[in-house]
Molecule: Glycine riboswitch aptamer
Organism: Coprococcus sp. AF21-14LB
């Protein structure tokens, strides 16, 4: 000068699953979905007693898997990705 990566924020795109029922409402009962966040968990890698290796035991360990804790099941609202765009960091060629 300023790739690649991370973060943030700013508009778009944006799924699935009852406009269930009870009840004045709050909320409750039954059915249900997975894409806010969360929970778990494989290989691999470390560590431990045993001479060493396996094997034990414990740690770290990913997801759009899992679990339905939150949350959601008409419209509003939220919404993981994904492309844009702005900025801090960064510092390839």
């Nucleotide at each position: 000068u300023g790739a690649a990566u991370u973060u943030u924020c700013c508009a778009g795109u944006g799924a699935g699953a009852g406009a269930g029922u009870c009840g004045c409402a709050a909320g409750g009962c039954c059915g249900c979905c997975g894409a806010a966040g969360a929970u778990g968990c494989a290989a691999a890698c470390c560590a431990u007693a045993u001479a060493u290796a396996a094997g034990u035991u414990g740690g770290u360990g990913a997801a759009a898997c899992u679990u339905u804790c939150a949350g959601g099941c008409a419209a509003a609202a939220g919404g993981a990705a994904c492309a844009g765009g702005a900025a801090a960091a960064g510092g390839a060629c």